[in-house]
RNA sequence: CUUCGAGUAGCUCAGUGGAUAGAGCACCGGGUUGCGAACCCGGAGAUCGCUGGUUCGAGUCCAGCCUUGAAGACCA
Numbered sequence: 001c002u003u004c005g006a007g008u009a010g011c012u013c014a015g016u017g018g019a020u021a022g023a024g025c026a027c028c029g030g031g032u033u034g035c036g037a038a039c040c041c042g043g044a045g046a047u048c049g050c051u052g053g054u055u056c057g058a059g060u061c062c063a064g065c066c067u068u069g070a071a072g073a074c075c076a
Base pairs, nucleotide, nucleotide: 001072002071003070004069005068006067007066010025011024012023013022018056027043028042029041030040031039049065050064051063052062053061
């Protein structure tokens, strides 16, 4: 440099055009317990990488850019 993949909650992921984006773990509060763990109930937590475009409607489609992974090329 080229090609392909990935980027959504603190972490791991789902959601592949239709209204107010979800789950598990973690975190906070409560219940339970002699105290904890486990378990039960509730809660908080998201500019969906950035900018623009298409569409009545975009996390989802398109373009450019950023970050990251793999493969390949080049290194006179």